Background
Two RNAs folded together computationally: RNase P RNA and transfer RNA, 404 nucleotides in total.
[in-house]
RNA sequence: UAGGUGUGACAGAUAGUUGCUGGCGGAGAGAUCCGCAAGAGGAAAGUCCGGGCUACAGUGAGACAGGACUCCACCUAACGGGUGGCCAGAGUGAUCUGAGGGCAAGUGCAACAGAGAGAAGACUACCGUUUCGGCGGUCAAAGGUGAAAGGGUGGGGUAAGAGCCCACCGGUGGUUGUGGCAACAUGAUCAGCCAGGUAAACCCAGUCCGUAGCAAGAAGUGUUUGGUAAAAGUCUCACGGUUUUACACUUCGCUUGAACCCUUUGGCGACAAAGGGUCUAGACAAAUAACUAUCCAACGACAGAACCCGGCUUACCGUCACACCUAUCAU
RNA sequence: GUCCCCAUCGCUUAACAGGACAAAGCAGGGUCCUCCUAAGACCUAGCUAGAGGUUCGAGUCCUCUUGGGGAUA
Numbered sequence: 001u002a003g004g005u006g007u008g009a010c011a012g013a014u015a016g017u018u019g020c021u022g023g024c025g026g027a028g029a030g031a032u033c034c035g036c037a038a039g040a041g042g043a044a045a046g047u048c049c050g051g052g053c054u055a056c057a058g059u060g061a062g063a064c065a066g067g068a069c070u071c072c073a074c075c076u077a078a079c080g081g082g083u084g085g086c087c088a089g090a091g092u093g094a095u096c097u098g099a100g101g102g103c104a105a106g107u108g109c110a111a112c113a114g115a116g117a118g119a120a121g122a123c124u125a126c127c128g129u130u131u132c133g134g135c136g137g138u139c140a141a142a143g144g145u146g147a148a149a150g151g152g153u154g155g156g157g158u159a160a161g162a163g164c165c166c167a168c169c170g171g172u173g174g175u176u177g178u179g180g181c182a183a184c185a186u187g188a189u190c191a192g193c194c195a196g197g198u199a200a201a202c203c204c205a206g207u208c209c210g211u212a213g214c215a216a217g218a219a220g221u222g223u224u225u226g227g228u229a230a231a232a233g234u235c236u237c238a239c240g241g242u243u244u245u246a247c248a249c250u251u252c253g254c255u256u257g258a259a260c261c262c263u264u265u266g267g268c269g270a271c272a273a274a275g276g277g278u279c280u281a282g283a284c285a286a287a288u289a290a291c292u293a294u295c296c297a298a299c300g301a302c303a304g305a306a307c308c309c310g311g312c313u314u315a316c317c318g319u320c321a322c323a324c325c326u327a328u329c330a331u
Numbered sequence: 332g333u334c335c336c337c338a339u340c341g342c343u344u345a346a347c348a349g350g351a352c353a354a355a356g357c358a359g360g361g362u363c364c365u366c367c368u369a370a371g372a373c374c375u376a377g378c379u380a381g382a383g384g385u386u387c388g389a390g391u392c393c394u395c396u397u398g399g400g401g402a403u404a
Base pairs, nucleotide, nucleotide: 001327002326003325004324005323006322007321008320009319010318012295013294014293015292016291017290018289020039021038023036024035025034026033027032041302045313046312048311049310050309051308052307053213054212055211056210066209067208068207069206070205071085072084073083074082075081086100087098088097089096090095101204102203106202107201108198109197123143124142125138126137127136128135129134151169152168153167154166155165156164170194171193172191173190174189175188176187177186178185179184217252218251219250220249227247228246229245230244231243232242259278260277261276262275263274264273265272266271296300332403333402334401335400336399337398338397341357342356343355344354350387359375360374361373362372363371380396381395382394383393384392
C1' cells in the first nucleotide's frame, strides 16, 4: 500500500424563523394567552423467546395431557439468551459455522434401479460333481445397480471360500493411568464386538412450563336489546317508531427503572461490587415538523415510542476508532 | 395495540407418518366437426408465496421474510 477478519461508536452539525406535544410558573371568570426548560431508535420493526406487573381459580403441593429445550463450565431476575472452553466442519490465516443427548432401547421408513436395502442376497461369476439336462457349495476376487452394498492389507486354512483363524492398521465398547472443575484430550490393557442411514420419523431419557394478557385490571359516573346530535320520510306541528350519517366517558395503571452516565476494584470474558452524579416522551386520532443560510469525503440509509424491561431475528446509504491476519514493496 | 390462522396453474379444489414427469374440473390456445356459431371430440401451454436449513430426496419437516384473513372495547 492492497485485500480481509473481529469488536465498538456514530448514523448529519451549527444558527435563525414559524409551528406541535405534554409538564412547570404566571395572567384571566372561562375559552385561552405569555414565559421557561424538555421531547423516538439501534433497531422504536417482526411479535420469536424470557421476566416484571395484573386478573383468575380459597391456599399450598403433585399428577395426566400438551409444548419447548438438549456437549461442558460460568453469567443472569429469568431464558430456548450471553461469555469462555471441548468436539466436528470450512478457510493459507486472523477467524467463522454447528437444533451438538439417544437409531449399542423398541417400532417404522428408504421411491426408481439392483441378485440383494438390514442377523440381506446371487445376475454375470468361482469351485466340486455329472448321465452334459442339471445338482450342490461360495460371495473371497472381478463386473453391474444405487444417495447408501454389512471394516482394510497380508498370511494361514479350504474343493473353492468367508474374522473361519492369526499379525498389523482402523472403528466401537469395557477396565485403568496422567492432565483438566468438567465436556474432553492422551497413554496402557482386554474383547473379533465390526454394531449402516434417518429422531427438523414416532419415540425414549433428562430439564423446564398453571392460564390469560395493560383492549390486563382498579376506582368513579352513566347505561341495561344502550347514549347524544343531525338529516331523510308524512301537507304542517307534536310524540313515538324506521332508515342513514356523525360524535362519544373520566381518573389511576403510566413511566424512578433488574434505569442511565462517570470512576475505581475483581474476573480471560459475559458480568459483578463499591463510590459519585443525573431525571431523560407518556399521548388516546395520537406531538418531535417545516423553511432559510452555512459546513461536510457523505446530500444524510433503514425506519416512528403506545404498560415496562432483558435478549434473539430481520432491515440498513455510509463514516470513524482499535486489535489482528494475508500478500507485496521500502528501510 | 394484543392474540390467532392461511398461502398449490387465471379460478375452485386434490396429492399427508417425505419417494420423483405434482393431479382434476372450469377458463385459455390449436386442430377436427359445421355454411357459421354453440355444443362435442382430440391435442396443448401454464403452478407448490420468497430465501435458507435437515435429509440420499421437501408441496409435505424446521427457521426467517413477504402477502392476505379473522378474533378482541
It holds a member of the Rfam family "Bacterial RNase P class A". By type it is a ribozyme.